[in-house]
RNA sequence: CCGCCUGUAGUUCAAUGGUUAGAACACGGAGCUUAUACCUCCGGGACCUUGGUUCGACUCCAAGCAGGCGGA
Numbered sequence: 001c002c003g004c005c006u007g008u009a010g011u012u013c014a015a016u017g018g019u020u021a022g023a024a025c026a027c028g029g030a031g032c033u034u035a036u037a038c039c040u041c042c043g044g045g046a047c048c049u050u051g052g053u054u055c056g057a058c059u060c061c062a063a064g065c066a067g068g069c070g071g072a
Stems, first nucleotide, its partner, number of pairs: 001071007010025004018055001027043005048064005
C1' cells in the first nucleotide's frame, strides 16, 4: 500500500427494516445465615462516529475511526 472480517452493558454474545434492544456472568441493594459463601428477589448499565436510503435503521449504503486476518 491492497483485500477481507468485526465493532451492541464492565466481559462474552443475541436481536427478520417495525413489539419497551435482551440473555449469561460481573456490579449494587434486599431476603436467607451467628457471619461468609450458595440460593431467591429487585435494580442500574449499551447500539464506534458522521452522513445517506426509507414512512420507519442496531440492521441496508458511503466515508472515517479502532481491532483482527491475509497478501505485496
Notes:
The RNA shown here (transfer RNA) has 72 nucleotides and comes from a Candidatus Kaiserbacteria bacterium. It matches the Rfam family "tRNA". Rfam classes the family as a transfer RNA. Rfam describes the family as follows. Transfer RNA (tRNA) molecules are approximately 80 nucleotides in length. The source organism's lineage runs through Bacteria, Bacteria candidate phyla and Candidatus Kaiseribacteriota. RNAcentral holds the sequence, with entries from ENA.